[in-house]
Molecule: small-subunit ribosomal RNA
Organism: uncultured bacterium
RNA sequence: AGAGUUUGAUCCUGGCUCAGGACGAACGCUGGCGGCGUGCUUAACACAUGCAAGUCGAACGAGAAUUCUUGGAAUAGAAGCUUCGGUGGAAAAGACAAGAAGGAAAGUGGCGGACGGGUGAGUAACGCGUGAGCAACCUACCUUGUACAAAGGGAUAGCCUCGGGAAACCGGGAUUAAUACCAUAUGAGACCCCAAUAACGAGUGUUAAAGAGGUUAAAGAUUUAUCGGUAUAAGAUGGGCUCGCGUCUGAUUAGCUAGUUGGAGGGAUAAAAGCCCCCCAAGGCGACGAUCAGUAACCGGCUUGAGAGAGUGAACGGUCACAUUGGAACUGAGACACGGUCCAAACUCCUACGGGAGGCAGCAGUAAGGAAUAUUGCGCAAUGGGGGAAACCCUGACGCAGCAACACCGCGUGGAGGAUGACACUUUUCGGAGCGUAAACUCCUUUUGUUAGGAAAGAAUAAUGACGGUACCUAACGAAUAAGCACCGGCUAACUCCGUGCCAGCAGCCGCGGUAAUACGGGGGGUGCAAGCGUUACUCGGAAUCACUGGGCGUAAAGGACGCGUAGGCGGAUUAUCAAGUCUUGUGUGAAAUCUAGUGGCUUAACCACUAAACUGCAUAGGAAACUGAUAGUCUAGAGUAGGGGAGAGGUAGAUGGAAUUCUUGGUGUAGGGGUAAAAUCCGUAGAGAUCAAGAGGAAUACUUAUUGCGAAGGCGAUCUACUAGAACCUAACUGACGCUGAGGCGUGAAAGACGUGGGUAGCAAACAGGAAUAGAUACCCUGGUAGUCCACGCCCCAAACGAUGUAUACUAGUUGUUGCCUUGCAAGUCAAGGCAGUAAUGCAGCUAACGCACUAAGUAUACCGCCUGGGGAGUACGGUCGCAAGAUUAAAACUCAAAGGAAUAGACGGGGACCCGCACAAGCGGUGGAGCAUGCGGUUUAAUUCGAAGAUACGCGAAGAACCUUACCCGGACUUGAUAUCUAACAAAUCAUCCAGAGAUGGAAGAGUGUCUGUUUACAGAAAUGUUAAGACAGGUGCUGCACGGCUGUCGUCAGCUCGUGUCGUGAGAUGUUGGGUUAAGUCCCGCAACGAGCGCAACCCACGCGUUUAGUUGCUAACAGUUAGGCUGAGCACUCUAAACAGACUGCCUUCGUAAGGAGGAGGAAGGUGUGGACGACGUCAAGUCAUCAUGGCCCUUAUGUCCGGGGCGACACACGUGCUACAAUGGCAUAUACAGUAAGACGCAAUACCGCGAGGUGGAGCAAAUCUACAAAAUAUGUCUCAGUUCGGAUCGGAGCCUGCAACUCGGCUCCGUGAAGCCGGAAUCGCUAGUAAUCGUAGAUCAGCCAUGCUACGGUGAAUACGUUCCCGGGUCUUGUACUCACCGCCCGUCA
Repeated sequence: AGAGUUUGAUCCUGGCUCAGGACGAACGCUGGCGGCGUGCUUAACACAUGCAAGUCGAACGAGAAUUCUUGGAAUAGAAGCUUCGGUGGAAAAGACAAGAAGGAAAGUGGCGGACGGGUGAGUAACGCGUGAGCAACCUACCUUGUACAAAGGGAUAGCCUCGGGAAACCGGGAUUAAUACCAUAUGAGACCCCAAUAACGAGUGUUAAAGAGGUUAAAGAUUUAUCGGUAUAAGAUGGGCUCGCGUCUGAUUAGCUAGUUGGAGGGAUAAAAGCCCCCCAAGGCGACGAUCAGUAACCGGCUUGAGAGAGUGAACGGUCACAUUGGAACUGAGACACGGUCCAAACUCCUACGGGAGGCAGCAGUAAGGAAUAUUGCGCAAUGGGGGAAACCCUGACGCAGCAACACCGCGUGGAGGAUGACACUUUUCGGAGCGUAAACUCCUUUUGUUAGGAAAGAAUAAUGACGGUACCUAACGAAUAAGCACCGGCUAACUCCGUGCCAGCAGCCGCGGUAAUACGGGGGGUGCAAGCGUUACUCGGAAUCACUGGGCGUAAAGGACGCGUAGGCGGAUUAUCAAGUCUUGUGUGAAAUCUAGUGGCUUAACCACUAAACUGCAUAGGAAACUGAUAGUCUAGAGUAGGGGAGAGGUAGAUGGAAUUCUUGGUGUAGGGGUAAAAUCCGUAGAGAUCAAGAGGAAUACUUAUUGCGAAGGCGAUCUACUAGAACCUAACUGACGCUGAGGCGUGAAAGACGUGGGUAGCAAACAGGAAUAGAUACCCUGGUAGUCCACGCCCCAAACGAUGUAUACUAGUUGUUGCCUUGCAAGUCAAGGCAGUAAUGCAGCUAACGCACUAAGUAUACCGCCUGGGGAGUACGGUCGCAAGAUUAAAACUCAAAGGAAUAGACGGGGACCCGCACAAGCGGUGGAGCAUGCGGUUUAAUUCGAAGAUACGCGAAGAACCUUACCCGGACUUGAUAUCUAACAAAUCAUCCAGAGAUGGAAGAGUGUCUGUUUACAGAAAUGUUAAGACAGGUGCUGCACGGCUGUCGUCAGCUCGUGUCGUGAGAUGUUGGGUUAAGUCCCGCAACGAGCGCAACCCACGCGUUUAGUUGCUAACAGUUAGGCUGAGCACUCUAAACAGACUGCCUUCGUAAGGAGGAGGAAGGUGUGGACGACGUCAAGUCAUCAUGGCCCUUAUGUCCGGGGCGACACACGUGCUACAAUGGCAUAUACAGUAAGACGCAAUACCGCGAGGUGGAGCAAAUCUACAAAAUAUGUCUCAGUUCGGAUCGGAGCCUGCAACUCGGCUCCGUGAAGCCGGAAUCGCUAGUAAUCGUAGAUCAGCCAUGCUACGGUGAAUACGUUCCCGGGUCUUGUACUCACCGCCCGUCA
């Protein structure tokens, strides 16, 4: 920093989407460690249980447990002594009594429960933020100062007792204390009232104050150090109130307000005030958005961004509000009070039914809700708070720990070596390649882990450590305990195989998937990040896509239909003053944290600390005075007034005119008129139409008339008159900025209006009627015809109301036309030059996406207004306003698409245009379509009728030969490494020929045969070819895909086109060249030209034919000579024809003429004349054209069969339909007889003469010929005769019979001959085909394939041999230029509506 997506391609507009960041997150897969933070965003839903606010005995009375002292009944009986009987009486214990210590629980009293902690429901507000103010206030505890504390009194809780109640709790009586309560004294001080006087001020006022009067305090405790009390002054801290500014959306919420706004008085409060009350006035707020509705705690900050902004308000910090819901006050310094009181409500719980208790939005925790959010932990050791003199007590504040990858930060999952590049896996063109030094293996290390040992700081302070035997340190062990997730078509880094087959599925956008998917699913490989990775939601960015920075409005969305004008915004020259904006300097504030910079502390980082900077803001003091503003003055260039002579379809009203249509009346006159593409309805013999005259009535004003004029727009068109508005020009007398724009508002506003009322109505004419046309025709055409069109008054208020271009002002090259006014010139005009104002054309700079605009801007600027923000839904719905109605105006959303659109480009197309060509039409000749037959195709049939070809460009096509074969199809019978190829092994020479079974394939049997080459002679071994057997690799496939392909081919089209390099033009696609003027068969050539050249095509070069020359002369030829069987047969000859090689010839070269040229027309000469004729030759490309069945080939499929062999059948079927042909329908003919003249081509598995036989097909036989030598009757033509217009002496189908030939074999299913038979058919509907000269037509001949032939086909050859072309309007096809296009799969397109 951008990218994808509209198009065939391009530029633009414009939306959608992506890449980035962030998170109190959630979900999926996965999960090693530590540090540091964070963790109910939803139900301000309901809550079991425990804890979260107490403390003071140094204020007070009373005082339990317990301890001690004294006395002490009963009990008890030690030491000592003893005659063992006792004596002795100590200690211990001890009821009870007294005293002392002790100090729990409860109570009075004091202080604290208004802090700390939670939550964000309400609130759009002085709630919050920021800056000020209080001359309108309070402040416990704390600090400082001053002055005090005298002397008394009466109660009360507790305790005791009695009573009620289930309980909560309550009541009576007796008794008692205080720093509890009360009266009195004192009064420096404070407060109240009166107040001389003085000073000050910032508005009400404030301060000081002599003096007189009135009111008002106190509490003690004790360890004798102190602590506490009262009054007052001040401070500090914390609060209260007021004000300026800022603080979301909706106008489809426009009016709101009666305590409302203000005043005087009073009350209340700590305190100002309608805060409350009485009275008085009628105000107050609002387009600078009141009121209403919706939403929302606000901020420091946080996220993002280059910034400006946008979004957000978790954690941390400040403020506010709330504590189940609603209301209220009490106490107190402070509350209208989260863990206080009272009342009401809902809910939950207890109950003896009478009545009571409760409030987790404190910390844990539970249920519920939800995608979703933790432990009923430890400790007061630290920090902080409450009480206390203190010890100390309390503290779910707080400090810690636990859970969670929820976020951020750090570390690890090993390091080095290691190639035969192992195995597996994947892939493969089978050679290999990838995974990959990766692994194995060797050596090493130990962060982490485990075990063991040691062990803190945090404490200021003697004691006191929850964390914690934790961080940290040391040792040992051992690579050991530790890698996943997403993606891989483009955007976006990363590719292959298999499966699937528009299925399953993917997808953020474009889009993938219909048999070769880098996009689906899996595998391999790769890319990215990493203890995480993806997805989803939300948000900022990209998006300059709401544009302040930083956009637009002629055609893409967007200028109001037009004017006047209110508020508002903006505003000419000059002087002075002020200082609001502006600029500058200072001061205060802008909390801390955050951010930024530097430094420091945890091993580093995250994190934390310190210092600095910053916080772009607000307020205030001083200063400056250029600009804006304000005030005062002056000016005339803007604007206006005045005067002047002109222009005009400007407006309103009245009057008048002529032309035309129609109607009425009368005359003349007779059969039609009218209308259309053609008709009909219609009018007309009851006299139309036509024509003449007169009359009536309505509407519109020909010519002039024009890029003319006027008007704000809509609009305005005969003439005259009246009234009236505006603009331009000239003069420069007057005013002196009076101006520009203009939200709302007001006015004007074509046509239409089945809008209203009243007139009018000639013509025209919705609706309607009839006639046509049509498949239909509620249309277009015709005949009629009513509203309406016209007038007056009143509505409506919309148009492509357009220059699709808002208004005003200034500036910025020209040239030309025209309208109005003015000035100047002299040559005095139908003149020229100049100025101003309009209206047009062309054009530079500039602008524009381009088209285009261009002093009449869409250029350069300024001011103000209106409008736009993807397409559809929709200018629609709802609501409001207006309207009599029709409707107008204002104006959404759901949903849906990834486009919709503008300009220009190349094509294609057009029942658009211009030009040109072609047997394209026309002019001609002959056909097809009708008949019979042949052949191909469709259809049908069939066991099979193998397959392909399908408009032109399939259909006598593949097939230049289907009886078997061919053959691919069907039926039946067989084979399975196969009919054929390569490899391995074994055996056998190969091979030849016979018999049997069978339809044959095949099977069986019995024979002949024993080779060649090499080593070394045998024996033997090996090799090559061939055969058999066996196994498997493999063969084989006319099976599929021509839409996977190569090659070949058809067609446009032998049409004249198709392109490239460099240059130039264009933002670009592209253009130019290749267009234009001529010319040509031709992009052939010439000229011109921002083009200059070149390539593939055209032409030429190639072949054949046409004239000649040279060479050559057999198999060809024969002029002269000779011979002759009379045949160039022979000798002879090569002159001629001919043969086949090389040359020559034609080039618009020459002449005339036209033309600049290219070239054209004519002529001469010439065998041939303007590419001589014909062929071969087919540009870039189009039709996914044809062919996998010629061949080749990727992929898929079959493998005892979709392969192979054999017999038979089929490809030949037959109601029918089509194409291509043959033969005819006859006299330009048929038949008979006679008779003349070709060229090409083929021939040994062949062509075959003479001769003989047969009516003939043919047979016998075989001269000659591997060919200029031999092998064919050419036919039409010509001559003569006959037939005489008929289904015939035309025509030959069909059928019967008899034969011939080929072939293993003519039944299905060959050809030919003869005899007989003798069908349809008498020239062919609509329609349609070929041909421009040796052509059409007509006549035969030959060849390929081939045993034969269904060939009338195809390919060649010659004989005879025409007609016509005025011409390019039309049909078809094509070419060039141009034009329109919403088409590009390109008109066989696209697309709209209805119905399903």